[in-house]
Order: sequence, then structure tokens, then C1' cells
RNA sequence: GCCCGGAUGGCGGAAUUGGUAGACGCGCUGGACUCAAAAUCCAGUGAUGGCAACAUCAUGAGAGUUCGAGUCUCUCUCCGGGCA
Repeated sequence: GCCCGGAUGGCGGAAUUGGUAGACGCGCUGGACUCAAAAUCCAGUGAUGGCAACAUCAUGAGAGUUCGAGUCUCUCUCCGGGCA
């Protein structure tokens, strides 16, 4: 230099026809149980603002296509692999 794959919450990891983003698990928070804890069970849990209702934002960064993009296109960054 060229080619291929990847980047999604605190972490792992789904979303596979372009159609509610964050399922599910872990962790965390609250509760039940216990003398107390562990284990187990129940509920909650992206971020910001707000007393709340709610609003806005969020898939590495930026742009494009589209009524609609994590998904398609282009450029760039970073990680892994291959070739020279």
C1' cells in the first nucleotide's frame, strides 16, 4: 500500500426484508426470605433536563439516500486478520 471482518447501555450480546433501538444474560438498586448473611424469589435499571407528567438525545465520527437507517452508499478514526 491492497483486501476481509468488526465498533450497539456499566459489561457481554441480540435486533439477519430498511419499520417500536437496547431483547436476553451479568452487574447494580430496592424489597421478600434469614438471628445475620449466602443462595433463591419479586420489582426496577440507557443518558440529559424536569418535583412530576413528560421532553430531548443516544448504535465509533461526519455526510448522503429514504416517509423511515444499527441495517444501504461515501469519507474518516480505532481494533483484529490476510496479502505484498

Predicted 3D model of an 84-nucleotide RNA (transfer RNA) from a Candidatus Moraniibacteriota bacterium. Rfam family: tRNA. It is annotated as a transfer RNA. Gene Ontology term of the family: triplet codon-amino acid adaptor activity. NCBI's taxonomy places the organism under Bacteria, Bacteria candidate phyla, Candidatus Moraniibacteriota. The coordinates come from a structure-prediction model, not an experiment, and the mean pLDDT is 80.